This is a predicted structure of a 107-nucleotide RNA (TPP riboswitch aptamer (THI element)) from Ardenticatena sp. The sequence was found by an Rfam model in a public genome assembly. Lineage of the source: Bacteria > Bacillati > Chloroflexota > Ardenticatenia > Ardenticatena. The prediction has a mean pLDDT of 75. Of the family's consensus pairs, 96% are formed in the model.
[in-house]
RNA sequence: CACCACUGCUGGGGGUGUCGCGUACAGCGGCUGAGACUCGCCUGAGGCGAGAACCCCUUGAACCUGAUCCGGGUCAUGCCGGCGGAGGGAAGCAGGGUGCCAAAGGG
Numbered sequence: 001c002a003c004c005a006c007u008g009c010u011g012g013g014g015g016u017g018u019c020g021c022g023u024a025c026a027g028c029g030g031c032u033g034a035g036a037c038u039c040g041c042c043u044g045a046g047g048c049g050a051g052a053a054c055c056c057c058u059u060g061a062a063c064c065u066g067a068u069c070c071g072g073g074u075c076a077u078g079c080c081g082g083c084g085g086a087g088g089g090a091a092g093c094a095g096g097g098u099g100c101c102a103a104a105g106g107g
Stems, first nucleotide, its partner, number of pairs: 001099004006095005011057004017031005037051006063088003069082004
């Protein structure tokens, strides 16, 4: 000086879907997933806010857009594949490890 399937700290980004039973509440259960939770408020099929857990932070497929998209499948859903390494997207520090270069010194 460079690199990293490593560790820590601080900070930041993000989503919370779908279906069945049930008196639409509550509740129970199924599916996918790392994650589908809790509380409060507004309202009333829904939205907003806070928190928890979880994932991700440019080495960026966490997540968003395209998208009321296309194909397949499902009771249904971004459930799977395509779209697509397309566009957008949130980082600093310390430690550790590995490698390279140079110098001093020694032979």